[in-house]
RNA sequence: UUUCGAGAGCGGCAAAGCUUGUGAAAGCAAGUGACGCAAAACUACAGGGGCUAAAGCAGAAUUGCAAUGCCAGCCAGUUGCCGAA
Numbered sequence: 001u002u003u004c005g006a007g008a009g010c011g012g013c014a015a016a017g018c019u020u021g022u023g024a025a026a027g028c029a030a031g032u033g034a035c036g037c038a039a040a041a042c043u044a045c046a047g048g049g050g051c052u053a054a055a056g057c058a059g060a061a062u063u064g065c066a067a068u069g070c071c072a073g074c075c076a077g078u079u080g081c082c083g084a085a
Stems, first nucleotide, its partner, number of pairs: 002085004012037002017032006035073001041078003047075002049071003056065003
C1' cells in the first nucleotide's frame, strides 16, 4: 500500500416504540430504549435511487404535476481503528 475479516482487544454507534419540542409534511433535535451495524463515521450540486407536496401551476371537483424540502441504518463516493494474508 492492497485485499480480506471477527471467534480477539480497546471500544464505538443506536432501529422500532414512548415522552417533549419543531416542521405543511416527509423528517429533524433532546431524553429514554436496543433492532441491529466491521465503517450504522462524513458527504444530499460527485452520481443513482427513494419520501413528502406547503407555496405554485392545471382542473367544476375528488385530484394531478412538481423540490427550492427531506432520507446515506437504500446503492454509492471519501476517510478511519484492530487483526490476518
A computed fold for an 85-nucleotide RNA from Paenibacillus turpanensis, annotated as c-di-GMP-I riboswitch aptamer. Model confidence (mean pLDDT): 82 of 100. Lineage of the source: Bacteria > Bacillati > Bacillota > Caryophanales > Paenibacillus.